[in-house]
């Protein structure tokens, strides 16, 4: 079962925090040159927590041992204008077969 839990797709919404500071390379603007503007790698210092990861905890589970296990903790990742991502809820769709 007129289809539950869980998995994929599509699609709406979705917080937080330095538009920070030094070098360098590439591209464009300027006659070169200083100088500007974009992006990217490195380094410092301030910070966020809702990809990932991890760590404990009510709690459960064969409850000794051991495993599971939060949106708590931590910040290794990761993130601090927009952009992108984004837990996490809605909605259609698809696959699964009964959580409760």
């Nucleotide at each position: 079962a007129c289809g539950a839990a869980c998995c994929c797709c599509g699609u709406g919404g979705a917080a937080g925090a330095g538009a920070u500071c030094g070098u360098u390379u590439u591209a464009c603007c300027c006659a070169c040159a200083c100088g500007g503007u974009a992006a990217a790698a490195c380094g410092g210092c301030g910070c966020c927590g809702a990809a990932g990861g991890a760590g404990c905890a009510a709690c459960c589970g064969c409850c000794u041992c051991c495993g599971g296990a939060a949106a708590c903790u931590c910040u290794c990742a990761g993130g601090c204008a927009a952009a992108a991502g984004g837990a996490c809820c809605g909605c259609g769709g698809g696959g699964g077969g009964a959580c409760g």
This is a predicted structure of a 100-nucleotide RNA (Glycine riboswitch aptamer) from Novispirillum itersonii subsp. itersonii ATCC 12639. The organism belongs to Novispirillum itersonii subsp. itersonii, within Bacteria. The coordinates come from a structure-prediction model, not an experiment, and the mean pLDDT is 78.